[in-house]
Context: one part of a larger RNA
RNA sequence: GGCGCACGGUGGAUGCCUUGGCACCAGGAGCCGAUGAAGGACGUGGGAGGCCGCGAUAGGCCUCGGGGAGCUGCCAACCGAGCUGUGAUCCGAGGGUGUCCGAAUGGGGAAACCCGGCCCCAGUCAUGUGGGGUCACCCGCACCUGAAUGUAUAGGGUGUGUGGAGGGAACGCGGGGAAGUGAAACAUCUCAGUACCCGCAGGAGGAGAAAACAACCGUGAUUCCGUGAGUAGUGGCGAGCGAAAGCGGAUGAGGCUAAACCAUGCAUGUGUGAUACCUGGCAGGGGUUGCGUGUGUGGGGUUGUGGGACCCGUCGGUCAGGUCUGCCAGCCUGGCGGGGAGUCAGAAAGUGGUGUGCUAGUCGAAUACGUCUGGAAAGCGUGACCGGAGUGGGUGAGAGUCCCGUAGACGAAAGUGCACUGCCUCCCGAUGGGGUUCCCAAGUAGCAGCGAGCUCGUGGAAUUUGCUGUGAAUCUGGCGGGACCACCCGCUAAGCCUAAAUACUCCCUGGUGACCGAUAGCGGACGAGUACCGUGAGGGAAAGGUGAAAAGUACCCCGGGAGGGGAGUGAAAGAGUACCUGAAACCGUGUGCCU
Numbered sequence: 001g002g003c004g005c006a007c008g009g010u011g012g013a014u015g016c017c018u019u020g021g022c023a024c025c026a027g028g029a030g031c032c033g034a035u036g037a038a039g040g041a042c043g044u045g046g047g048a049g050g051c052c053g054c055g056a057u058a059g060g061c062c063u064c065g066g067g068g069a070g071c072u073g074c075c076a077a078c079c080g081a082g083c084u085g086u087g088a089u090c091c092g093a094g095g096g097u098g099u100c101c102g103a104a105u106g107g108g109g110a111a112a113c114c115c116g117g118c119c120c121c122a123g124u125c126a127u128g129u130g131g132g133g134u135c136a137c138c139c140g141c142a143c144c145u146g147a148a149u150g151u152a153u154a155g156g157g158u159g160u161g162u163g164g165a166g167g168g169a170a171c172g173c174g175g176g177g178a179a180g181u182g183a184a185a186c187a188u189c190u191c192a193g194u195a196c197c198c199g200c201a202g203g204a205g206g207a208g209a210a211a212a213c214a215a216c217c218g219u220g221a222u223u224c225c226g227u228g229a230g231u232a233g234u235g236g237c238g239a240g241c242g243a244a245a246g247c248g249g250a251u252g253a254g255g256c257u258a259a260a261c262c263a264u265g266c267a268u269g270u271g272u273g274a275u276a277c278c279u280g281g282c283a284g285g286g287g288u289u290g291c292g293u294g295u296g297u298g299g300g301g302u303u304g305u306g307g308g309a310c311c312c313g314u315c316g317g318u319c320a321g322g323u324c325u326g327c328c329a330g331c332c333u334g335g336c337g338g339g340g341a342g343u344c345a346g347a348a349a350g351u352g353g354u355g356u357g358c359u360a361g362u363c364g365a366a367u368a369c370g371u372c373u374g375g376a377a378a379g380c381g382u383g384a385c386c387g388g389a390g391u392g393g394g395u396g397a398g399a400g401u402c403c404c405g406u407a408g409a410c411g412a413a414a415g416u417g418c419a420c421u422g423c424c425u426c427c428c429g430a431u432g433g434g435g436u437u438c439c440c441a442a443g444u445a446g447c448a449g450c451g452a453g454c455u456c457g458u459g460g461a462a463u464u465u466g467c468u469g470u471g472a473a474u475c476u477g478g479c480g481g482g483a484c485c486a487c488c489c490g491c492u493a494a495g496c497c498u499a500a501a502u503a504c505u506c507c508c509u510g511g512u513g514a515c516c517g518a519u520a521g522c523g524g525a526c527g528a529g530u531a532c533c534g535u536g537a538g539g540g541a542a543a544g545g546u547g548a549a550a551a552g553u554a555c556c557c558c559g560g561g562a563g564g565g566g567a568g569u570g571a572a573a574g575a576g577u578a579c580c581u582g583a584a585a586c587c588g589u590g591u592g593c594c595u
Base pairs, nucleotide, nucleotide: 001594002593003592004591005590006589007588008587009586015580016545017544020516021515022513023512024511025510026509027508028507029505030504031167032166039101040100041099042055043054044053046079047078049075050074051073052059061095062094063093064092065091066090070083071082072081106115107114108113116135117134118133119132120131121130122129137164138163139161140160141159142158143157144156145155171202172200173199174198175197176196182189186236212219213218223250224249225248226247227246233241234240254497255496256495257441261299262298263297264296265295266294267293268292269291270290276289277286278285279329280328281327282326283325284324304475306440307439308438309437310434311433312432313431314430315429317336318335319334320333321332322331323330338428339427340426341425342424350423351422352421353420354419355418356417357416358415359414361410362409363408367383368382369381370380372379384401385400386390392404393403394402446470447469448468449467450466451465452464456482477492478491479490480489481488532539533538552579555566556565557564558563
């Protein structure tokens, strides 16, 4: 020195464990914000710090409920000082306070800081100073003012609006919009209208009440699921892309305008002096009230067996008022009566009652013994008991009957969800006929050029749609049925709103797992988006386990200490806070063999 054996050291694998994660299910909730959000800074306790809570009223203030003996949050003890059956601490509901920054909004600014104006108050002899309130911009509305420029307009100002602004995990709609890749290269194509950027909205959003499909039969808004179907198609007919009708289900809801016409306000043009006009008849009276155009408001009206206006009929409870006056007729308005509807659209606020949930809680059955083992009984043995409760967790090992619970049964002063209902609010003539007249959404439809989107890549290319140009008709009108034409069929564009069925889960409650178990599972089981790195955007760790209980080794000895030896605790100290188990690499000590 090598090989082997024994005993150690180092190291932290493995086993066991779990406070933490992951995935999903069911229910709930689904927006917050100038009444200042989300997120922070700085403070706040008798005693340093971190977390959590709270805000100069700062571990808390008030009220109302629950609860019932201890309490002054956690790491985390110790000391001090207190509170509490006159009900504390704690839990829930409602209020109050809420520094500074942050949309940040009096002005500024290198966020959490600096400097102001006005009003009121405190204080001072007075100034300085302090406290409270208020002062950004944009938009809508009302009013005032007001240039070039006469009327006007632009502009300016005042008041007013629980108007806007910013934030939000995913989900939605819109405006923009790649490349790696695939095509075994690559350019049309694909990836993909994906990723990403921007805008906007909400608990959902979008879509939505046929100018639809269909096919000679019919359906009857939209959305979502299954099927149709990898079909019909499309495609350097390559790679690929890829419907719809129909059928079966979920849900179920339909409404409001524009125009014609009537009335009326304003503006403007025109008309006349007794004519036009003032509902008709008769009489009286009025005096520009007339007519045309534009615009606002109210009524009317909303459809495709075309509808409406307009005109002509029929049937319509009652009372009151009006219609220039009187009478009659007609018309209009309101009350009662009758009917219908409603806070999700169609108008819009609420306020009670009842029931049932949520936000604290309450009750809740049943075991004893043992000279068994053990440190410890829930194990074992013997004998009982409960069960609408033998899910689960804890207790010194493995407990239906020890504790918390569980099945089951109860409970709300206050706030809040849902359902029903009352008050409340809103609306309401019906019907038939005629076809003379009027209306039925315009720079629209259509057409042309160039694009886009549809299964459709320009193709025979319809339908939808953007820009440019051109540019109709009003029901004997228009559009569609895949070029186009005819016949036939369907529908009625160029205005608007619309719940549910659908998508998602930052969040709350409950539950489940042939999910993980500390190099796993979230990056994060632990003072983690921390330490640390980076100018910055950004990147981003490691690190769990004594024991049932600290009973965490009084005292003695060696040592400067670190550390150790006794003694003691404990079941165990070869469990001593460098702490469960304690593999291997690696390093030693002793010993055997070989050299």